Model confidence (mean pLDDT): 78 of 100. Glycine riboswitch aptamer from Rhizosaccharibacter radicis, 90 nucleotides, folded computationally.
This record gives sequence, C1' cells and structure tokens, in this order.
RNA sequence: CUGCGCCGACGUGGGAGAGACCGGUGGAGAGCCGGCGCCGAAGGAGCAACCGCCCCGGAAACUCUCAGGCAGAAGGACCGCUCGGCUCGA
Repeated sequence: CUGCGCCGACGUGGGAGAGACCGGUGGAGAGCCGGCGCCGAAGGAGCAACCGCCCCGGAAACUCUCAGGCAGAAGGACCGCUCGGCUCGA
C1' cells in the first nucleotide's frame, strides 16, 4: 500500500408475507379494550442435517408463534455499496 476473511455503523440502496376485519371508546384518525381470522424475515424458543476442543457444546431461511406484524408510515432477516477497526497474506 492493497487483496481475502471477520466485526461494527439509528451510514446508504433494495427488501416479502398476512383483515384499510367486527364491536365499544374517541369530533375523525391514531391509540386503548374485547372478539374471531391470518403472516414469518426484528427478537425468542424447539428439533435436526452437520461441525467441534466430542464430558458436552455450536448450529438453519426448517418448525412453533411467546413476542412482533396484517392500507400507508415505521420496522424488517438477508444482499449490495461506503466508511471505520482487526487478523492473515503479498
């Protein structure tokens, strides 16, 4: 100096699914309360292929829906870019 890899950022771009449901309250809406119907890609939990230092651990986009969500907004796993840091290498 630069490349791969790893970590981070209320940076930036993309980003799905499912009732703008019914009733009450509310000037309307939002919010809150009750009711049924749904979704899975915040988080959480479970099993497991597999992996390991093999006592035991780590483990999914699978599964469950506690939480969250079901017009828009917000959020959003994941992917790309930018920036910062770390290690290794040339």